[in-house]
Order: sequence, then C1' cells, then structure tokens
RNA sequence: GCGGACGGCUGGAUGAUCGCGUGUGUCUUAGGGUACGCGAGGAAAGUCCGGACUCCAUGAAGAAACGGUGCCGGGUAACGCCCGGCCGGGGAAACCCGAGGGAAAGCGCCACAGAGAACAGACUACCGCGCUUGCGCGGCAAAGGUGAAAAGGUGGGGUAAGAGCCCACCGGUGGGCUGGUAACAGCCCGCGCAUGGCAAGCCCCACCGGGAGCAAUGCCGAAUAGGGAUGUCAUGGCGGGUUGAUCCUUUGGGAUAUCACCGCCGGGCCUCUUCUGCCCAGACAUCCGGGUAGGCAGCUUGAUCCUGCGGGUAAUCGCAGGACCAGAGGAAUGGUCAUCCAGAGGGGCGCAAGCCCUUUGGACAGAAUCCGGCUUAUAGGCCGUCCGCGCAA
Repeated sequence: GCGGACGGCUGGAUGAUCGCGUGUGUCUUAGGGUACGCGAGGAAAGUCCGGACUCCAUGAAGAAACGGUGCCGGGUAACGCCCGGCCGGGGAAACCCGAGGGAAAGCGCCACAGAGAACAGACUACCGCGCUUGCGCGGCAAAGGUGAAAAGGUGGGGUAAGAGCCCACCGGUGGGCUGGUAACAGCCCGCGCAUGGCAAGCCCCACCGGGAGCAAUGCCGAAUAGGGAUGUCAUGGCGGGUUGAUCCUUUGGGAUAUCACCGCCGGGCCUCUUCUGCCCAGACAUCCGGGUAGGCAGCUUGAUCCUGCGGGUAAUCGCAGGACCAGAGGAAUGGUCAUCCAGAGGGGCGCAAGCCCUUUGGACAGAAUCCGGCUUAUAGGCCGUCCGCGCAA
C1' cells in the first nucleotide's frame, strides 16, 4: 500500500423569525398571561421471546394433556438472550455456522435408477467343474455399473478366484490411567467388531411453562331502572340451642312453626386425584325497554442514565459521586431565510500535503404502559483490532 474478517461511534451544525406540545411556579375577568425548563430512535419497526405491572381463575401439592428449550460452565429479574469453553462443519487464515441429548425401546420414510436401500445383494464380470462352444451346476462380493447413499478405509499376505479370511495402521467398541468443575482431550490394554441415513418424521429422555392484556384496571358521573315479559332447567335432607329476628306474657319469663346461627350428610365449583377452601341459589335462551361514545387516574423516578474506582478472561457485579432526560389523547417537536459542513462531479494552482472557484447534496425512518433481548432496513463519514499478500527501512 492492497485484499479479507470482526467490533465500535456518528448519521448534520449555528443564527434569526414565525408557529406547536408539555412540566413546575405565579397571576387571572378562569378565556388565558407570564418566568424558568424539557420535547422521537439505533432501530421508535417486526410483535418473535422474556418480564415488571393490572385483573381473573378458590388455594396448595401431584399427575395428565398441550406447548417450549436441548453440549458444558457462568451472567441476568428472566429468556429461546449474552459471555467463556468443548465438539462437529466451512475457510489458506483471521473468522463464520450449528434445530449440538437418544437410532442398541418401538413405529415410519429413503422417489427414480439399480441385483440389492437395512433381518437389504448377484446385473456386467472373475474362478472351478461338466458338456451338445454357449448352456448347466457351484464359488465369490474384492473389480465395474446404478444411485444422494451399497455390509468399514489404505497397504500387504493368502486364495482356484475372492472376502477382516489373516496382519499393520486408521476407524469402531469394552476397560483402565492422567488432565480438566464439566462438556471433553490424551495415553495404555483387549476384542475382527452390531450393520446406512433421517428424530428440522412420530417417539423416548432431561428441564421449564396458568389465562388475558394499558382498548389491563380503578374512581366519578349517567338510567320510568338493582327494569319488565316468556320459555327451559334447577331451587337438598336431618338435627341442635335459645334471643339474634319472630310469637305470647301476669314483664319474672316461656315457645320453636319460620328466618338467622351451628353441626352432620349430600350436591356443585378447576382435565383428574388428595388436602384445604368457597357455594347450596339462581343459570341459560329470546323479546321489549333505559343508560353508556363523558371526565379523572393508570402516565413516566426506572431491574434508569452518566463519571470514577475496584473484582472478573468476559458477559457483568460491587462501591462512591452526580443527573431527571416527551407524556400526547386522532395524537405535538415544524415552516422560511442566511451561513457553515461530511460526501460527490468539474476546473485552476501546487513536487506533495493541501488551497481556491463552481455545481450538487445528507440514508433507514416517528414515541403511545414501561423495560431486557433477538430479527429486519440503513446514503455517507470516522476509529480500532486481527489475518494474508507485496514493498521499503
């Protein structure tokens, strides 16, 4: 200097003028005025995960169904996320990717081609014997062919020709030792050795999981109105005491038909079971009719941000100090003018760095309860680290 890989930052600035929304204070004739302050993002997008928060399900435990994740260790409020490692694949490398447990529990699929696609094999060929010389019988799975994939691979021995048939190494598998928290790695000994792929097919194993969502939810206001009619189903049993209601009374008390209360049984409430809890009276359907389209809260002080120090390989954690950074409610943050600037084209000067003039010009894209992630889109500019090639000193 060039090429490649990874990470980070930024993504216009200033002034004037006119115009918006909002917080706090204050004034007010309650309409508004005024002072100070603030006002879209790295993705606000997708709505794919995880939560905070709110309400509901009677609550707890277990199981089933359904769904999610899937190597090991760590981080986090949590996660399917992040960090570090292991293994496998790609790449010359830096790096990138992985839907990374189990195929010896079972079932299923692998089109076509091919002899044969997993309890899977003989088409061409090779070898042996016989004979009517192109047939028959037998051997073989090494060579060829088909295919995405064909009964381990390479080499040697052996054989009629061959084959883990035998041997060496590799692969596989059983055991042991060493290192590591572990996933795993290395070494040693033994065994000719169970023989494809797919689980992003069903399945098995381990772990995790209630539902709905700020249009949640709460308050205020509002109704001939806690409305009316019709139909269907349901509307439990037994016992106890006495003042809680009720009744009687000579005001000392008495009674128990009914209600309330208590107890037992029975029934119901979640998919099931156990325990516990609640309920035992309304539920459903159709029609008529009243109100509700309003106001306030939720609403932005947070698992927040910045700086410094410390622990940790890192993700992140701790301590100290500082800051308050939109809160609309059909939805605001904009318009105009001027100057400057990143970049690009052209021209001129200059050895170069660079300077001057002129033209052009700034991507993806807008909060709506709020956070932590992932994914997708992104004109242009800048910075850093690593790998490789070339050159110079």
Source information:
This is a predicted structure of a 393-nucleotide RNA (Bacterial RNase P class A) from Rhodobacterales bacterium UBA5972. Taxonomically the source falls in Rhodobacterales (Bacteria, Pseudomonadati, Pseudomonadota, Alphaproteobacteria). It matches the Rfam family "Bacterial RNase P class A". It is annotated as a ribozyme.